[in-house]
Molecule: Bacterial RNase P class A
Organism: Chitinophagales bacterium
């Protein structure tokens, strides 16, 4: 300098001229005019997660079901996020660096684990050993019965690996050296853990399989709700019960609670209205210096005050400039001028944190690898 990973930031602005809306002031019966001041994103998208806020007597209890899981810290919460630790994976001789992690438990139990292979945990093909029979001079062969798990094969993986002793021939049978499992002591750290002693143990994988421990969840959703005007049939029907309690209490069962009675519960059938007005934007809110922390982040002070539409407004034209390319002149160079062309995913609907997903372009920063100069 170039290439690849990963992260992160921008993704437009000024004028003018017409057109849409909010909100404010003035006029005006009113419908409207005039002026002023604002009007769609980094994802507004998915509806995957957490909450505000509303509603449902109290949202009480327990089971089913769903989540989630390594440590410490943030944060209203969170399945987010920030700094670590552990394991594996790459690259290196190492030290290191970068990259995934669905990271509680296999010593409560059950399922599975092709093929090969005797056999995948109640093992015995090939060997090796000791014995009896036959054959033979004898070495040896054959066939039984007994031993064996060190040699060899199979396989991803074979009863913890190696020396030594030992023994008929082997084996943790001894023994030194190690390596796994568990529990304890000792230093260090907020801790997970690290290091290092002691003792005590031997299939491996596998829980994104059942399941086991632990932690946490009441539901519904703005088409949630509330009010306020209109109309209309105090309409028909059928059954239980009537305090020794039908029926109702908006995820699924059950306890408790509660309300409950000839009808204004509850179910059925059928009539009648479907206009408006709140909710509806002042927010766990945005920006900015300090201060406090590796960092996420939190605090003090200073500034703003940044859509609210309901069939659903936020735009069209034009010209300039900003970002980029590109050719071309000038220039050692850094730049500078002049033509010309380009610009994506997408469009609020109760708010707000996340996650995830789409993205021309253009800019930043670490890491790696290659060259090239000093």
């Nucleotide at each position: 300098a170039u290439u690849g990973u990963c992260a992160g930031u921008u993704g437009a602005g000024c004028u003018a001229u017409c057109g849409c809306u909010g909100u404010u002031u003035a006029u005006g019966a009113a419908a409207a005019u005039a002026a002023a001041u604002g009007g769609a994103g980094g994802a507004a998208a998915g509806u995957c997660c957490g909450g505000g806020c509303a509603g449902c007597u109290c949202a009480g209890g327990g089971c089913a079901c769903c989540a989630c899981a390594c440590u410490u810290c943030c944060u209203a919460a969170c399945g987010g996020g920030a700094a670590g630790g552990g394991u594996u994976u790459c690259g290196g001789a190492a030290a290191c660096g970068a990259a995934a992690u669905a990271c509680a438990g296999a010593a409560a139990g059950u399922a599975u684990u092709a093929c090969a292979g005797a056999a995948a945990a109640u093992a015995a093909c090939c060997g090796c050993c000791g014995u009896u029979u036959u054959a033979g001079c004898a070495a040896u062969a054959a066939a039984g019965c007994g031993g064996u798990a060190a040699g060899g094969g199979u396989g991803a993986a074979a009863a913890c690996g190696g020396g030594a002793g030992g023994u008929a021939a082997g084996a943790g049978c001894u023994u030194c050296c190690g390596a796994u499992u568990u529990g304890g002591g000792u230093u260090a750290g907020u801790g997970a853990u690290a290091a290092u002693c002691c003792a005590u143990c031997u299939g491996a994988a596998g829980a994104a399989a059942c399941c086991u421990u632990g932690u946490g969840g009441g539901c519904u959703g703005a088409a949630a709700g509330a009010c306020c005007a209109a109309a209309u049939a105090u309409a028909c029907c059928a059954g239980u019960g009537c305090u020794u309690g039908a029926g109702g209490g908006c995820g699924g069962c059950u306890c408790g609670c509660c309300u409950g009675a000839u009808g204004u519960u509850g179910g059925g059938u059928g009539g009648g209205u479907a206009g408006g007005u709140c909710g509806u934007u002042a927010a766990a809110g945005a920006u900015g210096u300090c201060u406090g922390g590796c960092a996420a982040c939190a605090g003090c002070c200073a500034u703003c005050g940044u859509a609210g539409a309901u069939a659903a407004a936020u735009g069209a034209u034009a010209g300039c400039u900003g970002u980029c390319a590109a050719a071309g002149c000038a220039g050692c160079a850094a730049u500078g001028c002049u033509u010309c062309g380009a610009a994506a995913c997408a469009g609020a609907a109760c708010c707000c944190g996340g996650c995830u997903u789409a993205u021309a372009a253009a800019c930043u920063g670490a890491c790696a690898a290659u060259u090239u100069a000093u």